[in-house]
Order: sequence, then C1' cells, then structure tokens
RNA sequence: CUGACCGGAUGAUCGCGCCUGAGCGAGUCUCAGGUGAGGAAAGUCCGCACUCCACAGGGUACGGUGCCGGUGAAACACCGGGCGGGGCGACCCGACGGCAGAGUGCCACAGAGAAGCGUAUUGCGCAACGCGCACUCAAGGGUGCGCGCGUGAGGGUGAAACGGCGGUGUAAGCGACCACCAGCGUCCGCAGCGAUGCGGGCGGCUAGGCAAACCCCACCGGGAGCAAGGUCAAGCAGGCGCAAUGGGGCGACCCGUCCCGCGCCGGGUAGACUGCAUGACGCGCGGAGCAAUCCGCGCGCAAGAGAGAUGGUCAUCGGGCUGCCUUCGGGCAGCUUACAGAAUGCGGCUUAUAGGUCUG
Repeated sequence: CUGACCGGAUGAUCGCGCCUGAGCGAGUCUCAGGUGAGGAAAGUCCGCACUCCACAGGGUACGGUGCCGGUGAAACACCGGGCGGGGCGACCCGACGGCAGAGUGCCACAGAGAAGCGUAUUGCGCAACGCGCACUCAAGGGUGCGCGCGUGAGGGUGAAACGGCGGUGUAAGCGACCACCAGCGUCCGCAGCGAUGCGGGCGGCUAGGCAAACCCCACCGGGAGCAAGGUCAAGCAGGCGCAAUGGGGCGACCCGUCCCGCGCCGGGUAGACUGCAUGACGCGCGGAGCAAUCCGCGCGCAAGAGAGAUGGUCAUCGGGCUGCCUUCGGGCAGCUUACAGAAUGCGGCUUAUAGGUCUG
C1' cells in the first nucleotide's frame, strides 16, 4: 500500500416495544414465557421493485451517460482488459465521444506578446526605402552615426511562447527551404471478439491548453411517492322511508314505569386493519468461470413500532494505552472500549468509525 473480517462476553438488577398464554380488580392492568438494530440502520447521491396519476405521433427545452468485452432486474454498479497519468515499489487515479481543424468563450501573476496576436526591454542586421547630422568628394556620389526600418532565432517572463536538431539560404533572420526525428491525417498488412498494439506506404504540413465552459455528436430519461395505495367504518351533517295505535330501556312474559325519535342509504372523517416481512432472501456444500457472477442440492425464517421500543447501573472476564515492579514467564494500579442507530423493501455509491485480527 492492498483486500477481507471482528467491532466486546457472561451474570445480576431496574426499565422499554411487540407477540403468545394465564389471571380478575376488566385496566390500553398484572404475571409468566418468547422476541427485539447496523456495518454502516446514516447521507438520500444513483438504480429498481411496488402503488397511484398521466400518456396518439413528432419536435423543442431540461437533465443524465459517453474506451472495449462480460456480469447484473437496473444503475454515477461490479469484474476482466486496453489506453493515458502518478509512485522506487506493492499499488493507485482517469466523465477516457469531439485530431479543441464548426463556432463562441476563458487562460491568474509575470511578460513585448496567452492565440493567428504582438512589434519590442535587451539582442542581431543596415540589403531596400525615407529623414537628420558629421566627414569626405573627382560634384554623380561615398562613408559613419542616429531616428526609422527589417527580424522574431538568442537572453528574459511564465504552468504554457506557435515542433526538435543539423544544414542551406540571408544584410540579419524565420519550416522560408532541405535531410533526419517527433507529431498529425490517411491507406494497407499482421495479431486480437473488440478497445487497441506492431510494422509499412503515401500525404500535406507544424496544429498551445481547457468541453465535470457554452457548444457539437450518439444514446437514455413521464410525474409523484408507503404520509404511495387498498379494505372496513363510529360521530356530525345529508337523502329516503316510517311514526304517537310508533320505537327503545327495565323485565322470561303481561301489567307497570322511564325515555323520545327510529330504520335504511351512499360518500366518507376519527379510528382499525392492510400494504409489511418467503425475499432480485440468508447460510453451508458442490460445480462452471481469471473474476464479477451463474447453476444445482441441503438447511433456515431472522425487529416490524407508529411520534416511534431495542436502554441504564454494578460485578467478573476480555481488548488497548500509560506508569511502576520483575526471578523476564509475568504481576499490580490507573485510564479507556468508537461511529452510530431500523420505519415499505432491495441492489449500489459515498461518508463516519476507539481498538483489533488475518491475506497479499
């Protein structure tokens, strides 16, 4: 550096949720028994299942993804490979479509100049053109210097300065031109399923970087979410019907006595049930495969609350750290034992994590 795993144990005691059973005082009671968080239950960043709503077709907008092959229900998932980059190395990282040659935009500071621009602080040069000054002259001019002009190679700045190197050429220079190299495009051959690699030919010709900037290309994408949704259904209000010779309570019935509405209906609130725990499930063994993963057999069933339980204390034993002692086997004392915590479920990713174990 990497991958995998554990992440306290036992007992006592006081409590909590749910389930089952029992009790009678019938309470959301008491007692007994059973059961009760995680590797991330977290963030809610991706993708699904499930449910309801929407839905002719096409386009625009918006968002996402982007090397190849495989796995997977799918995925900003995983495995293997290619290419590029980093590291002495084990190994790690890459949104890795666009020759950034369709266009736009950006490139801090420094620097002359940051993209087809600049013209210069220094440097090189004076061939050509112009002006000025000085000297000279055989009177046409000549020479030198300055301005100016040419140049962009050298120095310098910078993360990055318009290929490298050697020549030709030139007043001096510059891919201006040439050879080789590098880079790019294109064609062919060989290897590979492929990404791609290796080799060769030809060509123009030197092209800065950035697309998790706009943009372009290809492909993909309806919305909302379990407080989804479903079933039953008090009360209140409503509709219809019946009614004082009615209806209901007490009561076995009659009498009696008390009360005044009663019955039905649909929608549906509170509330209850469901969704909701047998599933892309877990574990073990065997087989296929480099692996992800798949196949077969066997076994197992493991919280399900609803404002939300799963906790506290003590003791002993563990683990770790520190100090002291030691006959080096260890002993004693103190401190410490994390992150966190279900809420429809599942697959990933990311983040947090005292301490410890193992593999390479």
A computed fold for a 360-nucleotide RNA from a soil metagenome, annotated as Bacterial RNase P class A.
It matches the Rfam family "Bacterial RNase P class A". By type it is a ribozyme.